[in-house]
Context: one part of a larger RNA
Order: sequence, then C1' cells, then structure tokens
RNA sequence: CGAACGCUGGCGGCGUGGAUCAGGCAUGCAAGUCGUACGAUCUAUUGAGCAAUCAAUGGAGAGUGGCAGAAGGGUGAGUAACACGUGGGUAAUCUACCCUUGAAUUUGGGAUAACCCAUUGAAAGAUGGGCUAAUACCAAAUGAUAUUUCUGGAUCGCAUGAUUUAGAGAUCAAAGGUGGCUCGUGAGAGCUGUCGUUUAAGGAGGAGCCCGCGGCCUAUCAGCUAGUUGGUGAGGUAACGGCUCACCAAGGCUAUUGACGGGUAGCUAGUCUAAGAGGAUGGUUAGCCACAUUGGGACUGAGACACUGCCCAGACUCCUACGGGAGGCUGCAGUCGAGGAUCUUUAGCAAUGCCCGAAAGGGUGACUAUGCGACGCCGCGUGCAGGACGAAGGCCUUCGGGUUGUAAACUGCUGUCAGGAAGGAAGAAAGCUCACCAGUUAAUAGCCGGUGAGUUUGACAUCACUUCCAAAGGAAGCCACGGCUAACUCUGUGCCAGCAGCCGCGGUAAGACAGAGGUGGCAAGCGUUGUUC
Repeated sequence: CGAACGCUGGCGGCGUGGAUCAGGCAUGCAAGUCGUACGAUCUAUUGAGCAAUCAAUGGAGAGUGGCAGAAGGGUGAGUAACACGUGGGUAAUCUACCCUUGAAUUUGGGAUAACCCAUUGAAAGAUGGGCUAAUACCAAAUGAUAUUUCUGGAUCGCAUGAUUUAGAGAUCAAAGGUGGCUCGUGAGAGCUGUCGUUUAAGGAGGAGCCCGCGGCCUAUCAGCUAGUUGGUGAGGUAACGGCUCACCAAGGCUAUUGACGGGUAGCUAGUCUAAGAGGAUGGUUAGCCACAUUGGGACUGAGACACUGCCCAGACUCCUACGGGAGGCUGCAGUCGAGGAUCUUUAGCAAUGCCCGAAAGGGUGACUAUGCGACGCCGCGUGCAGGACGAAGGCCUUCGGGUUGUAAACUGCUGUCAGGAAGGAAGAAAGCUCACCAGUUAAUAGCCGGUGAGUUUGACAUCACUUCCAAAGGAAGCCACGGCUAACUCUGUGCCAGCAGCCGCGGUAAGACAGAGGUGGCAAGCGUUGUUC
C1' cells in the first nucleotide's frame, strides 16, 4: 500500500473493496413527467329524464403535443495531443431553462395520430380506407434597437476593423391555458390576476475555437512531408482556418531547442517517501479529457454525431412457421470465465440534489442507509487490589537447590464491551389547512409575499444516548531468541533430516536443524511475499 498468503481472531467508529479479460452475460431495476396544451375511451358519485341518454365533479391508462432523455452514473481501451495544467486572446463565436428591461400576442386554413373498418405476417410488425382536436403544422397581417443593401457623420483601436448616430429601401413573429368579477336568454363580450407564446437588448452560468509556457523513454529511428507549406477565388461552419474544393507558386519541419518513426501512458489537484532537493505514483474524492459490442454515418435538438436514440456493415448470442426478426451491464446488484486477489441479485426516496409539473405530487440502483471482508486507520476490552522466605505440576540441576512465580489457588472489589429489560433525542426544513397584514386590482373575489396558530411526513431503527438487571463471568495470539538484533538451556538428530535476508549452521556434547521449558518483541493481530521511497 486498493494488497495477497499462513496462523490466530472480542467489540465499536470512520474509511475502503474487480488493480487481471475495455472478456461473455441469465434475471430484476437504473428516465421520466405534465389533464392548468389536445381530442376521444373506460370508470365512480351526483343531478335531469319513463327510458335510451345527457350534464357536472373526480379518477385511470394508451395516443397527439411540450419539456427532460447531451444531466446524473460507469470505465481508462485509445490518446505523447492545445489531451491536460497554467496564463492569455476571441475586433473570429454560440447559448435551452434562469434573472433584468422594452414592445407585441392580429386574421385565417388544411391535415393527422388516437378511434372504427379492412387486408397481411409465425412473430416483430406493416399496408389501405373513413372520422377528429390542439400551445402540432401551414398561410397572411403588423413590426424595429433584429437581418440586409445604399448614402453620410462621430468616437476609438495593435491590423483586419470595433462602437455609435442620421436618412432611405427590402426581409422576417406569435398560442393559447387557467382563476375571479360584471353584462347577456344563450352564443359570447368586457375588466383583472396568473402561467405561457413572439421579438429585441443586457446579465449570469455554460460551451466552441486560437496562442505562450510546462510535464515519459528511445538515434541500434536522421531525414520527414504532396492538402504537404503559402497565395487567389469559391464552398462550408455558430465561428477563424487546407476545414473542403479549383487554380497558382514551391514551399514547410528537422540534430542536445531531436523532425519523422518505434515503445509506453488518460492528464491534473494530489498521494507515498525524504531534513530538504529530489524520487516514485495518479486507487478512493474533486476538475478536465476520451470511450460505450467493433467500425462508419448522419438525424433531431439550444446543446450529441447521443451508454440504457436511429441507420449501415462486421463478429457474437437468442427466437423462428426458414420467409424473417431481436439484443448490447466500461449503470446498481448478480453470474460464468481468467486470476494470488476484491462485496448484498438488500431498504428507502425520510434527507441532499436533479428532471417534469402552476401546485399537490411523480420519477430517480444519483444519493441516503444496510449487509459482507481485521483490507486500512483510530479507540476500547479480555479485569483490579491483596495473597507464600514461595502449593502442585512442568523444566533445569553441581541433587543442596533454582526457575515458571504473586503467577495460580484463596479473599475482597469493580462493571467498560458483549447479553437482557425499560426509557429515548437529533437528522423535519418543507408541504397542507385556517387567521391576520401588505401588494396587485373596480373588488372584501382570485393571485402573490410575509407573520402566527394547527396539522402531517423517518428507510436507517429492536439506532445513538440514558437508567436498571446479571455476571470475572463470553473475549490472546503470532513471530523470534548465533552475529547484524532485544531474547538460553535441555533432549532428539548426526554434512542426514533440515535452516538461511547476509555472514553462514548440521560430519555424536548444535545457544543456528526438530521438540520442550524459559525468555524477548509486537498485539486483535502477528509473520511472510510483492512493490515504492
């Protein structure tokens, strides 16, 4: 140290866990949401009606439509590159949602899904006919500080030019929903709030492009290059540019400032080590980049050349009625394989955040939690005090004794952790209902903001924490002992069996092998191996 292996293993907190085959994947889940955009369908309640049925209010799930599926999540294959880091430029650019400000929101039209009918296919599905709506689609009107053309002026800049102003011409827009009130027999009209829509300017945040500098190895790679280097023109892009194309010129890079080639590699903040300078490294977390079965391509869109979108080709897997179809875990779990080696097919949206929605709310394998692993760090415990000129046993012995050793027994005490019982916060803020106040308004309605009261929301969780009960009871091993290096004797073995990091031990008295007693070290770990300084 993201470790592995051997022996051993009590508890907790916080972290951390597929480093190998970017190998293949069963199964479930990981992106939806909106009825205050729209028409139909089904359904519950209420009302009208003899009934068929109609109306109002509520609910459900397909379809059209809107927004979001470019975020979040994963991985490091590729990449030696403006990829990354850092500092700049953009007078060469774009920007949905959000914020601020100005103006507008007019008049029309034709379709189409759903649905019904028919045909067809094993299926995936496909085709035809008929009906219908919209904030879907299309046309027209109006319109400038937008775009563009022309004619002038001013200010400024490092150049191309930028900013601004006056006049004239041309072009381009929109959509409605919903709450309240008034009028009206009704259809509808008017006022007003709110959410949208269109256009323009600015902001914020985001993105694109360009440049200086910086960070691997290799010369047993010395020459490389033909869109190559530059120009003119055109095309293309949000935008500069050989970005692409036609023509013209023949340039461009390169020797310790290393082109081109080869090898290796995601980069950084950081991390480890070191007195530092350095050296090594880039797992978790954060920023950037790249990729999504392999290769290629575009469509939609503010944004993609798009992990759970589309098309084509390849490999692979599955279904098939053999005609044809379906699929993509480098999301979370999980499985096989390979490997010395790396976890639950768990709970919840309660919190934080994100998407949708006017809101209530819905979704979210993001996330929050949980489980497993001594994988790491940290903390705690496995008792405390007394107790013999010293039990037994073991070991040694010069047979006197020594040692294990206050160690045990025994006596007294304590109660951490684990166990049982009772109580028990914080993580909850919001939301909803009512009342009051202020604003908007013709309005006491509605809406919006604030204050107060009430009420509701907890996966974890049999949680943390507190108290009580019981009880020394349930909790110690591993390695070493020749020198380096703290720690010594006996027995066995007899250059055998074996040890070993280096020096070296073992051939009959081995402090070095094996066992035992003793001792030393560390301790829920200890030792070994690998790797880095």
The prediction has a mean pLDDT of 85. Predicted 3D model of a 533-nucleotide part of an RNA (small-subunit ribosomal RNA, 5' domain) from an uncultured bacterium. The RNAcentral record of the full RNA draws on ENA, Greengenes and SILVA. Rfam family: Bacterial small subunit ribosomal RNA.